[in-house]
Context: one part of a larger RNA
RNA sequence: GGAUGAACGCUGGUGGUAUGCUUAACACAUGCAAGUUGAACGGGAAGUGGUUUUCAAGUGGCGGACGGGUGAAUAAUGCGUAAGAAUCUGCCCUUGGGAGGGAAACAACAAUUGGAAAUGAUUGCUAAUACCCCAUAGGCUGAGGAGUAAAAGGAAGAAUAUGCCCGAAGAGGAGCUCAUGUCUGAUUAGCUAGUUGGUGAGAUAAUAGCUUACCAAGGUAAUGAUCAGUAGCUGGUUUGAGAAGAUGAUCAGCCACACUGGAACUGAGACAUGGUCCAGACUCCUACGGGAGGCAGCAGUGAGGAAUUUUCCGCAAUGGGCAAAAGCCUGACGGAGCAAUACCGUGUGGAGGUAGAAGGCCCAUGGGUUGUAAACUUCUUUUCUUAGAAAAGAAUUAAUGACGGUAUCUGAGGAAUAAGCAUCGGCUAACUCUGUGCCAGCAGCCGCGGUAAGACAGAGGAUGCAAGCGUUAUCC
Numbered sequence: 001g002g003a004u005g006a007a008c009g010c011u012g013g014u015g016g017u018a019u020g021c022u023u024a025a026c027a028c029a030u031g032c033a034a035g036u037u038g039a040a041c042g043g044g045a046a047g048u049g050g051u052u053u054u055c056a057a058g059u060g061g062c063g064g065a066c067g068g069g070u071g072a073a074u075a076a077u078g079c080g081u082a083a084g085a086a087u088c089u090g091c092c093c094u095u096g097g098g099a100g101g102g103a104a105a106c107a108a109c110a111a112u113u114g115g116a117a118a119u120g121a122u123u124g125c126u127a128a129u130a131c132c133c134c135a136u137a138g139g140c141u142g143a144g145g146a147g148u149a150a151a152a153g154g155a156a157g158a159a160u161a162u163g164c165c166c167g168a169a170g171a172g173g174a175g176c177u178c179a180u181g182u183c184u185g186a187u188u189a190g191c192u193a194g195u196u197g198g199u200g201a202g203a204u205a206a207u208a209g210c211u212u213a214c215c216a217a218g219g220u221a222a223u224g225a226u227c228a229g230u231a232g233c234u235g236g237u238u239u240g241a242g243a244a245g246a247u248g249a250u251c252a253g254c255c256a257c258a259c260u261g262g263a264a265c266u267g268a269g270a271c272a273u274g275g276u277c278c279a280g281a282c283u284c285c286u287a288c289g290g291g292a293g294g295c296a297g298c299a300g301u302g303a304g305g306a307a308u309u310u311u312c313c314g315c316a317a318u319g320g321g322c323a324a325a326a327g328c329c330u331g332a333c334g335g336a337g338c339a340a341u342a343c344c345g346u347g348u349g350g351a352g353g354u355a356g357a358a359g360g361c362c363c364a365u366g367g368g369u370u371g372u373a374a375a376c377u378u379c380u381u382u383u384c385u386u387a388g389a390a391a392a393g394a395a396u397u398a399a400u401g402a403c404g405g406u407a408u409c410u411g412a413g414g415a416a417u418a419a420g421c422a423u424c425g426g427c428u429a430a431c432u433c434u435g436u437g438c439c440a441g442c443a444g445c446c447g448c449g450g451u452a453a454g455a456c457a458g459a460g461g462a463u464g465c466a467a468g469c470g471u472u473a474u475c476c
Stems, first nucleotide, its partner, number of pairs: 001476004006472005013346006019339002021304001026302003030299003035062003040059002044055004069257003078182004083177002087174003092170001094168005100134003109124006139148003153162001183229003190220003195217008232254004236247004259280005282293004310336001312335003318332001319330004349379004359370004384413006393403001420465005425446003431460005441448002
């Protein structure tokens, strides 16, 4: 000198765009953040004279594995780069075939009943795109003989479109393997028995000590194993002419986690943040028998801290889930609010004006300086106040805008509403007076202060930057 997710002190007009718990992965009151489908299904409720309309508990389907948060763990089951083969893949795209026949249930509901509640138990009835059996099969298994696996309808007058089952190919996604790179410590030198390899078996979507039985005794390490400490990694960001150093907020990719530890279920996909089960700590309810909970989602509270915002508006746009669609849901997102936290823009007036006014300060008492600065004259209105008009963002004939009566435009008014902070001994731009008297104090380094202090404090003046200026912290 540059930089910052900064903080503190003094000060503070405005617009745009960004950013905003770096500390306790500490504990959380309250509300919301994942639903949807009646064109799969029976029954029910409300409305209706009837056709029929609406609602939504339950069965079924799809979604809930996305989106959003955080960085605790992890020094390699991670990440970055470059390759690979033994794999799976809902929805989507393309394409070839198929959907015949039958049966038994369980919720809801009703009755009875346990419990304070959470939530059950027994009996009875019932539908389906729920479940099961038979048939069929250019798939799968197998050297071959042979064995074996499926389906579902609904809406509509029809055409059609949609849904279902079995194949093939694709796209996108996911799992796996290998090479190489990836912080510090030797005051850590040896480490390793499923350990290294083989055979058989099992398991997996798939390869593999992944698991297991047997056999062999290997494997790794001063090119730093093991152990210990620290740490999410990267694109990037920042400094530097570069080499390189530091860093990993926001945005984007990957990974890991969801009160702590463990486990599986369902599913195309999870060992699942707002799913289940078990254990633990903590909090809450209880009729003491037993139950409920998980903000590292958005707001918000307490605590910690030098320190970080509203318990706001809207689904209008973009995107996502479901649905045939209308539509519903969406704290993703779009916006507004708060904060000089940062960057950029802009203003606080322009021109003229010497009796060089008054006042202040200095003085050699002549004057000098503040200073064209003010007053005064004249002009303008960016801003400001007020009145009126008023968007784009909306796609698609129409309708549909949270932001917002906002941006913007036009008129009226009046210089009106708007300047501070630090420094002035040298480094380093800028000097005098008064007070103080090694005191009070200053200070980044050198150092200043003990009676004439350009270094302390005040004043006048000056210098620098400016809605900021200084200080502190950290990096280059």